Model confidence (mean pLDDT): 87 of 100. The part of an RNA shown here (small-subunit ribosomal RNA, 5' domain) has 499 nucleotides and comes from an uncultured bacterium.

Context: one part of a larger RNA
RNA sequence: GAUUGAACGCUGGCGGCAUGCCUUACACAUGCAAGUCGAACGGCAGCACGGGGGCAACCCUGGUGGCGAGUGGCGAACGGGUGAGUAAUACAUCGGAAUGUACCCAGUAGUGGGGGAUAACUAGUCGAAAGAUUAGCUAAUACCGCAUACGCACUAUGGUGGAAAGCGGGGGAUCGCAAGACCUCGCGCUAUUGGAGCAGCCGAUGUCCGAUUAGGUAGUUGGUGGGGUAAAGGCCUACCAAGCCUGCGAUCGGUAACUGGUCUGAGAGGACGACCAGUCACACUGGAACUGAGACACGGUCCAGACUCCUACGGGAGGCAGCAGUGGGGAAUAUUGCACAAUGGAGGGAACUCUGAUGCAGCGACGCCGCGUGAGUGAAGAAGGUCUUCGGAUCGUAAAACUCUGUCCUUGGUGAAGAAAAGGACGGUAGCCAAGGAGGAAGCCCCGGCUAACUACGUGCCAGCAGCCGCGGUAAUACGUAGGGGGCGAGCGUUGUCC
Numbered sequence: 001g002a003u004u005g006a007a008c009g010c011u012g013g014c015g016g017c018a019u020g021c022c023u024u025a026c027a028c029a030u031g032c033a034a035g036u037c038g039a040a041c042g043g044c045a046g047c048a049c050g051g052g053g054g055c056a057a058c059c060c061u062g063g064u065g066g067c068g069a070g071u072g073g074c075g076a077a078c079g080g081g082u083g084a085g086u087a088a089u090a091c092a093u094c095g096g097a098a099u100g101u102a103c104c105c106a107g108u109a110g111u112g113g114g115g116g117a118u119a120a121c122u123a124g125u126c127g128a129a130a131g132a133u134u135a136g137c138u139a140a141u142a143c144c145g146c147a148u149a150c151g152c153a154c155u156a157u158g159g160u161g162g163a164a165a166g167c168g169g170g171g172g173a174u175c176g177c178a179a180g181a182c183c184u185c186g187c188g189c190u191a192u193u194g195g196a197g198c199a200g201c202c203g204a205u206g207u208c209c210g211a212u213u214a215g216g217u218a219g220u221u222g223g224u225g226g227g228g229u230a231a232a233g234g235c236c237u238a239c240c241a242a243g244c245c246u247g248c249g250a251u252c253g254g255u256a257a258c259u260g261g262u263c264u265g266a267g268a269g270g271a272c273g274a275c276c277a278g279u280c281a282c283a284c285u286g287g288a289a290c291u292g293a294g295a296c297a298c299g300g301u302c303c304a305g306a307c308u309c310c311u312a313c314g315g316g317a318g319g320c321a322g323c324a325g326u327g328g329g330g331a332a333u334a335u336u337g338c339a340c341a342a343u344g345g346a347g348g349g350a351a352c353u354c355u356g357a358u359g360c361a362g363c364g365a366c367g368c369c370g371c372g373u374g375a376g377u378g379a380a381g382a383a384g385g386u387c388u389u390c391g392g393a394u395c396g397u398a399a400a401a402c403u404c405u406g407u408c409c410u411u412g413g414u415g416a417a418g419a420a421a422a423g424g425a426c427g428g429u430a431g432c433c434a435a436g437g438a439g440g441a442a443g444c445c446c447c448g449g450c451u452a453a454c455u456a457c458g459u460g461c462c463a464g465c466a467g468c469c470g471c472g473g474u475a476a477u478a479c480g481u482a483g484g485g486g487g488c489g490a491g492c493g494u495u496g497u498c499c
Stems, first nucleotide, its partner, number of pairs: 001499001004496001006495005013371005019364002021329001026327003030324003035074003040071002043067002047065003050061004081282003090207007099199003104195008112146001114144002121136006152161003166187006174181002208254003215245003220242008257279004261272004284305005307318004335361001337360003343357001344355004374404004384395004408440001409436006418426001443488005448469003454483005464471002
C1' cells in the first nucleotide's frame, strides 16, 4: 500500500446495489415453515342452496354446491438450515463395469371374470390425560385368488412361474322398467423394451502439521464353498493358505468439511474457503430398522441416555443447525413484517389449494458506488479571534450585502414497466409536472524526523505523548489548550486480520 462477514471512539444528509451470530452443533416461550386430490371410496360433522312439514320458533331431507374426520393415491428422500464429525467410506480431475430408477419421453402387448375383509359409523368398556379396547355394519384405483402371457423370469431345453382398476366428458341407432349396456374421447392401470435425467459401486492421480509417533494388521491379505445385495467385493460366514501396508512415511497424535473460487502479488507464490454455485456430512446425544422407486428419514417410528414440561403419581409430551423471535455467551451481527403478483416446487383433468423456497418491505455508513450540504459578484480588506518588532500581519472574498439556481428536500397533481384475456405484495413506489424556499445537511485525524502541515500560552522528568527513533528536569514546532496549517471527507481514526 492493498484486503475485511469486522469491532471500538468521535461524527453522520440522501439514493442504488450488495451484505449482516465468525463466539455456545448452547437452551428454547409463541406463531408459521408440507400438503393436496370428492374426476379413487363409503359417507355427511359444520356452512350455503333446494325440497317437505309447521302459525311461528324450528324440525326433517346427501337432493345440489361443497366438505370436517376416515379409507385410498401422490408428495413428504425436493426445497430450506448448519459445518459438529470426517485426512479419506470425503472432495477435485480422469477413467471403468457388475447395477437400480417413481414421475417424464418413445415403442410393443393387454386391461377378462370372481372373492373375503376393514376404517369411518353405531353401541359399550377402561383411563386424569395421552390414548386404548370389545361387539356389530359398509365401500373402493385398499387387499386376495382364478383366467390369459407378445415380450419377461427360472430352467434339467421337456417345460415351469407370474399381471391389471377403474374414473370422468359426450352420444344417433339397438337392448334394458331404470341404472346402464354399447360407441367414442380423455385420464388412469398391468407386463415389457429403449431413452433422458438421477442415484449406488470400483480404480488412478492430487489434497495440512508432527519421527520428541517406526513398526502396524487375525476378517487382517488371498483362495474355495455358501449366504447377502439393485449390483462387484471379507460385505458376511465355514474351511484352507500366510499373507498385506510401511522410510516414496505405514500406524499414531494434532488440526480441518472439500471444490469452483476469494484476497494479495508484476509473476512465481502465499493466505483464506463469509455471500453465490457444485459435492459431502449432520439434525438433542448414541443405536436400529420399518415404509417406500428412492431414507436407515431435520418438522416419521422404535430403544437407551441427558434435559425441559404436564399429571388425579398410575402414566404421558417434546426436540428452531427451517423463518421470525427469546434467554445465554460475546468486542459483535437484523423484523415475532407483506404477498403468493412474478420465478420455481407439491397435489389436482382443471378451477385452485399449499409453499418463512422465493419475490418484496423493515433495521444497521457493515461494504462498494453515485449525489448533496449551494453558485456568481463582493475590500470599508468590517467586527471579532490569534500573533506582533505595536508599524502591522493573518483568518480573508472568508462573512455581511446584492443577484441567482433547485440536485437532494417540502407540498400538490399525475403515475408505470414488471402480466401472454383478467389478475401487482412491492406501492400511490420509481418516474414525470407544478409551486415553495439557501432554506434542513461536516466532520474526523494529524502538524519533531520517517511524513504533507508552526506559532503563542500553560506545565516543569510532573501531568502526559509514543508505530520506530524518542519528547517532558522554566524560553517544549513532540505534553494540554488556542489561533493557524496539512490530509481525507459522510466519513475519519484506532485495534484485529491476511498478502
Notes
The full RNA is in RNAcentral, with records from SILVA.